[in-house]
Molecule: transfer RNA
Organism: uncultured Microbulbifer sp.
RNA sequence: UGGUCUGUAGCUGAGUGGUAAAGCGUCCGGCUGUUAACCGGAAGAUCGUAGGUUCAAUCCCUACCAGACCAGCCA
Numbered sequence: 001u002g003g004u005c006u007g008u009a010g011c012u013g014a015g016u017g018g019u020a021a022a023g024c025g026u027c028c029g030g031c032u033g034u035u036a037a038c039c040g041g042a043a044g045a046u047c048g049u050a051g052g053u054u055c056a057a058u059c060c061c062u063a064c065c066a067g068a069c070c071a072g073c074c075a
Stems, first nucleotide, its partner, number of pairs: 001071007010024003018055001026042005048064005
């Protein structure tokens, strides 16, 4: 420098045009002699950034940012 892949809640991680699931964690309550476990509930997401297409974009297109891998260049 080029190519491919990835970026979604504190962490992990599904979804793939029609108002985003889940597990762990956190908080509240239940249960228990206590803790843990278990049960119920709640909060928590500008879907990397900026544009574009569309009636409508997490999803499609473009550029950029960050990371991983592969190849190459210089030394």